Record summary
This is a predicted structure of a 144-nucleotide part of an RNA (small-subunit ribosomal RNA, 3' minor domain) from an uncultured bacterium. Rfam family: Bacterial small subunit ribosomal RNA. Its family is annotated with ribosome and structural constituent of ribosome in the Gene Ontology. The coordinates come from a structure-prediction model, not an experiment, and the mean pLDDT is 81. RNAcentral holds the full RNA, with entries from ENA, Greengenes and SILVA.

[in-house]
Context: one part of a larger RNA
RNA sequence: CACCGCCCGUCACAUCACGAAAGUGGGUUGUACUAGAAGUCGGUGCGCUAACCGCAAGGGAGCAGCCGCCCAAGGUGUAAUUCAUGAUUGGGGUGAAGUCGUAACAAGGUAGCCGUAGGAGAACCUGCGGCUGGAUCACCUCCU
Numbered sequence: 001c002a003c004c005g006c007c008c009g010u011c012a013c014a015u016c017a018c019g020a021a022a023g024u025g026g027g028u029u030g031u032a033c034u035a036g037a038a039g040u041c042g043g044u045g046c047g048c049u050a051a052c053c054g055c056a057a058g059g060g061a062g063c064a065g066c067c068g069c070c071c072a073a074g075g076u077g078u079a080a081u082u083c084a085u086g087a088u089u090g091g092g093g094u095g096a097a098g099u100c101g102u103a104a105c106a107a108g109g110u111a112g113c114c115g116u117a118g119g120a121g122a123a124c125c126u127g128c129g130g131c132u133g134g135a136u137c138a139c140c141u142c143c144u
Base pairs, nucleotide, nucleotide: 003108005105008101009100011098013095014094015093016092018090019089020088023085024084025083026082027081028080029079030078031077032076033075034074039070041068042067043066044065047063048062049061052059053058111132112131113130114129115128116127117126118125119124
């Protein structure tokens, strides 16, 4: 490479991350109930015992056993939080040469834009209010 220009959105294709989703699987924490190993302590101790006392019997002290308190793991329910996954679904990003139109840029062929409401394959269209960051024409003011 200059209107045979630029450019907008839907749709189609590919790919990427994200959101929603009946749920599913796990982690962490809280809580209620349950459970109650080992051990300390307390009670009991009719069984047992070398050291102490006693000539002895026995006593004292201790041990096993039994009971209880405390209590770890574990179990059940429930709640919070977090991670992964989930049919399907929603838009988004990206991608020389796909589809439909042509919305914007010139008065872009209905000037555009902003707000708002309704409508529509899509860009968008229509109503109401506002702005000029509108061209054209006429007039006024100022400058050269």